The RNA shown here (Lysine riboswitch aptamer) has 180 nucleotides and comes from Youxingia wuxianensis.
The sequence is in RNAcentral, with records from Rfam.
RNA sequence: CAAACCGGUAGAGGAGCGUCUUUACAAAAGUAGCCAGAAGUGAGAUUGCCAAGGUCGUUGAUAACUGGUGAAAGGGUUGGACGCCGAAGAAAAUUGUCUGGCAAGCAGUUUUCUGGGCAUACGUUUAAAAGACGUAUGACUGUCAUCAUUUUGCAAAAAUGAUGGAGAGCUAUAGGUGGC
Numbered sequence: 001c002a003a004a005c006c007g008g009u010a011g012a013g014g015a016g017c018g019u020c021u022u023u024a025c026a027a028a029a030g031u032a033g034c035c036a037g038a039a040g041u042g043a044g045a046u047u048g049c050c051a052a053g054g055u056c057g058u059u060g061a062u063a064a065c066u067g068g069u070g071a072a073a074g075g076g077u078u079g080g081a082c083g084c085c086g087a088a089g090a091a092a093a094u095u096g097u098c099u100g101g102c103a104a105g106c107a108g109u110u111u112u113c114u115g116g117g118c119a120u121a122c123g124u125u126u127a128a129a130a131g132a133c134g135u136a137u138g139a140c141u142g143u144c145a146u147c148a149u150u151u152u153g154c155a156a157a158a159a160u161g162a163u164g165g166a167g168a169g170c171u172a173u174a175g176g177u178g179g180c
Base pairs, nucleotide, nucleotide: 001179004177005176006175008173009172010171011170014085016084017083018082019081020080021079024077025076033069034068035067036066037065044056045055046054048102049101050100088114089113090112091111092110093109094108095107096106097105115141116140118138119137120136121135122134123133124132125131143165144164145163146162147161148160149159150158151157
C1' cells in the first nucleotide's frame, strides 16, 4: 500500500416495523343475556371436543316465534410514549404453561421463506367489503452488480436509462489476520 478474510461500532430506505398505554369515536348490536307470553315434542340442556361427575328438565327444559329490557370482551381509528431497520411476519417441528385428556391460546428454541410499502384477485381469521396474515400479478421505491450514454480528453466520480440479484445484504469506520 490496493484487494481478500474475521469479528465489532455507527448509519440509510419511508405512506418504514413492532410493543404499551390512555382520551375520545365508530362498530360489535338492538347481538348475547334477562323478563313475560303463545304454542306443545322435537327429550334433552349445561365448555371448542371427548370422558367422568353434579345440577336443571314430561310440574315441559334447549332450539325456534312474539313483546319488553338490554351489555361486554377481543379487534379498529385517533392521540401519546417506548424499542428498533430481519425492524418484523408466516409455516413446520419441538419444549414449557394450562387441562382428567385433546385441541386452541401464550412464551422459548431450531429450520425454511419474505429488501420495503401500495393496489388488485383469491384464500385463512374475524361480527365485518374493517384490520391482520398467506399466495399470485402489477407498477413504484431503496440498495448492489453489469452494460450503454452524458458531464470531460483519460482515470475516478456523478446523472440518466436498461437488465438482473437479495437483508447472513448495503454504506461508512477503526482494529486484527494474512499478502506485496
It matches the Rfam family "Lysine riboswitch aptamer". About the family: Riboswitches are metabolite binding domains within certain messenger RNAs that serve as precision sensors for their corresponding targets.